This is a predicted structure of a 133-nucleotide RNA (FMN riboswitch aptamer (RFN element)) from Niallia taxi. The model forms 100% of the base pairs in the Rfam consensus. Model confidence (mean pLDDT): 81 of 100.
RNA sequence: AUCUAUCUUCGGGGCAGGGUGAAAUUCCCGACCGGCGGUGAGGAACAUAGUUCUAAGUCCGCGAGCCUAUUCGUUAGGCUGAUUUGGUGUAAAUCCAAAACCGACAGUAAAGUCUGGAUGGGAGAAGAUGGAG
Numbered sequence: 001a002u003c004u005a006u007c008u009u010c011g012g013g014g015c016a017g018g019g020u021g022a023a024a025u026u027c028c029c030g031a032c033c034g035g036c037g038g039u040g041a042g043g044a045a046c047a048u049a050g051u052u053c054u055a056a057g058u059c060c061g062c063g064a065g066c067c068u069a070u071u072c073g074u075u076a077g078g079c080u081g082a083u084u085u086g087g088u089g090u091a092a093a094u095c096c097a098a099a100a101c102c103g104a105c106a107g108u109a110a111a112g113u114c115u116g117g118a119u120g121g122g123a124g125a126a127g128a129u130g131g132a133g
Base pairs, nucleotide, nucleotide: 002132003131004130005129006128007127008126009125010124017029018028019027031113032112033103034102035062036061037060038059042054043053044052045051046050057101058100065079066078067077068076069075083099084098085097086096087095105116106115107114
């Protein structure tokens, strides 16, 4: 280096403006948002043939959520969203341009954005200490 035990901290954003209506941030016009790891032909820095940092909502996987079972466990199994076209190029699922599309459950005038479960859980990130090495 790496592995490991315990602990600490961190760990999700968003309906402006307008229409209808008794009532809608739920319908309609329109606006806005994008968790975590990986990959990645882009970008940046530097001591420049290398290293580091950064880069995907819709490519791979995970998380949350839902269902069933349950010895009720930090468990097991299952379900679970969305991208095309053009350009460049040896090569594009990631670059550039354009146009699209997607978003748990409960409540309520039908909700990705409000309220609630949730001062919860959480993929994971950073660090501290001990041990192995």
It was read from a public genome assembly, where an Rfam model found it. The source organism's lineage runs through Bacteria, Bacillati, Caryophanales, Bacillaceae and Niallia.